This is a predicted structure of a 98-nucleotide RNA (Glycine riboswitch aptamer) from a Comamonadaceae bacterium. Rfam family: Glycine riboswitch aptamer. Rfam's curators write: This family represents the bacterial glycine riboswitch.
RNA sequence: CGCGAUUCGUCAGGAGAGAGUGCCCCGCCACACCCGGUGAGCGGCACCGCCGAAGGCGCAGGCACCCGCCGAACGCUCAGGCAAAAGGACUGGCCAAG
Numbered sequence: 001c002g003c004g005a006u007u008c009g010u011c012a013g014g015a016g017a018g019a020g021u022g023c024c025c026c027g028c029c030a031c032a033c034c035c036g037g038u039g040a041g042c043g044g045c046a047c048c049g050c051c052g053a054a055g056g057c058g059c060a061g062g063c064a065c066c067c068g069c070c071g072a073a074c075g076c077u078c079a080g081g082c083a084a085a086a087g088g089a090c091u092g093g094c095c096a097a098g
Base pairs, nucleotide, nucleotide: 006097007096009094010093011092012091013090018048020047021046022045023044024043025041026039027038028037029036049082050081051080055078056076057075058074061070062069063068
């Protein structure tokens, strides 16, 4: 000096699956009261159905072959999610570190 896994920042792309049901609370409408109607209200609780691409766990597999290390886009669905928005593994560009 060059290359460089990877990482921070930034820009662009980025799938799947019920705007589910019941009750309560709250708002609105109607009503003398009760009853009632209505609300996608970032409300609460419970129940049913479903999704996999934050994270987590498991296996396959790989490195090492003594201890051990890594570990998928496969599996599970604890967590998370099921209109839009947000989030989002991952991919690419740029700026830095290396």